[in-house]
RNA sequence: UAAGCAGACCGCCUUAUCGCUGCACUUGCAAGAGUGUGGAGGAAAGUCCGAGCAUCAUAGAGUAGCAUAGUGGGUAACGCCCACCCUUCUGGCUUGCCAGAAGCGGACUAGUGCAACAGAAAGUAUGUACAGGUAAUGCUGUAGUGAAACCAGGUAAACUCUAUGCGAUGAAAUACCAAGUAUACCGACUGCUAAGGGUUACUCGCCCGUUGUCGGAGGGUAGGUAGAUAGAUCUUGUCAGCAAUGCCAAGGCCAGAUAAAUGAUAAGGAAUUGCAUCUGCAAUUACAGAACUCGGCUUAUAGGUCUGCUUUUUUU
Numbered sequence: 001u002a003a004g005c006a007g008a009c010c011g012c013c014u015u016a017u018c019g020c021u022g023c024a025c026u027u028g029c030a031a032g033a034g035u036g037u038g039g040a041g042g043a044a045a046g047u048c049c050g051a052g053c054a055u056c057a058u059a060g061a062g063u064a065g066c067a068u069a070g071u072g073g074g075u076a077a078c079g080c081c082c083a084c085c086c087u088u089c090u091g092g093c094u095u096g097c098c099a100g101a102a103g104c105g106g107a108c109u110a111g112u113g114c115a116a117c118a119g120a121a122a123g124u125a126u127g128u129a130c131a132g133g134u135a136a137u138g139c140u141g142u143a144g145u146g147a148a149a150c151c152a153g154g155u156a157a158a159c160u161c162u163a164u165g166c167g168a169u170g171a172a173a174u175a176c177c178a179a180g181u182a183u184a185c186c187g188a189c190u191g192c193u194a195a196g197g198g199u200u201a202c203u204c205g206c207c208c209g210u211u212g213u214c215g216g217a218g219g220g221u222a223g224g225u226a227g228a229u230a231g232a233u234c235u236u237g238u239c240a241g242c243a244a245u246g247c248c249a250a251g252g253c254c255a256g257a258u259a260a261a262u263g264a265u266a267a268g269g270a271a272u273u274g275c276a277u278c279u280g281c282a283a284u285u286a287c288a289g290a291a292c293u294c295g296g297c298u299u300a301u302a303g304g305u306c307u308g309c310u311u312u313u314u315u316u
Base pairs, nucleotide, nucleotide: 002311003310004309005308006307007306008305009304010303012269013268014267015266016265017264018263020039021038022037023036024035025034026033027032041287045298046297048296049295050294051293052292053170054169055168056167060204061203062202063201064200065166066165067164068163069162070084071083072082073081074080085105086103087102088101089100090099091098092097093096106161107160111159112158113155114154128143129142130141131140132139174226175225176224177223183217185216186215187214188213189212196208197207198206199205233252234251235250236249237248239246240245270285271284272283273282274281275280
C1' cells in the first nucleotide's frame, strides 16, 4: 500500500420564520396568553424465543404433539451470550500448524430402514480365480470389484429411542370512581357426584359451580382516574475474570400520546457520485415511525469514522 475477516460508533449539520405537543411556573372568571425545558430507533420492523407486570387456574395418571441436546460458565430467564473440545468449509504456508466462519455436536447391541454402478455376492448374504486343509462342507487365507466384503462398518436435516421441559389471556390486560337502567321476556340443558367452566391437546381423575349455565330478544352506559414510564435502567471509572459478565464508586433522568403530537418553508454548509479543468455545474443523502416494559434472535440499510487479527506491497 492492497485484499480478506471481525467488532464498535455516527448516519446529515447550522441559522431564521411559522406550526403541533408533554411537564413546571406566572396570569386570567373562563376560553386563552406568556416564560422556561423536553419531544420517534439501531433496528421502533418480524411477533420468532424468554421474562416482568395484571387477572384467572393449579392434582395428577395415560396416550399424543412441540422444543432443546458436546463440556463448563454467564444471566431474572432463554431455543440467547462467552470460553474450550470436536467436525466441516475458506484463506495462507512451516504439510500439519495458523487465522476466520459455520454447526446438521445425545444414542446405530432397543428396533425398522437406506446405499446407484461395479462385483460371484451388499448381510448372520455370497463363493469368481489361486493356495492350504477335511470323512465332507466357503473350513481358512490371498487376489479381484467397490465408498463399504466373515457373525461387518456407514447413515438418525432417515423413521425412531433416551433425557429434560412446555397453564391461559394481553394494557382494548386489569383496578377504582361517577352516572344510569328492565328484565324470572323466550328457548335449551340441569339438581348438590348436574349443566357449564379450568388444568399444552384428548381421555380418566381432580377443582370451581350448590339451583344455575348457555343462547336469543330488549334496556342502560360508552364519562373520568390509575395502569403509563425511576427501571433485572443509562454513562464514566477502579477492581476481579481469557471472556461473557459481576461487585463497588461518582454522576444522569432523555416521548408518554389515546385516533393518536414529535413538523413545514427558506438560505448556507458537509459527504458521495458523474461531467468539466475558468476556485465550476448537476444529482443524491440510506433502512425506516414509539403505543405496557425489558433481555435476545432474525430481516432491511446510501455512505462515513475508528480499533483488532491474517496475508501482501514499498521504504528505512
Notes: This is a predicted structure of a 316-nucleotide RNA (Bacterial RNase P class A) from Flavobacterium sp. Model confidence (mean pLDDT): 75 of 100. It matches the Rfam family "Bacterial RNase P class A". Rfam classes the family as a ribozyme. It is recorded under the gene name rnpB. The sequence is in RNAcentral, with records from ENA.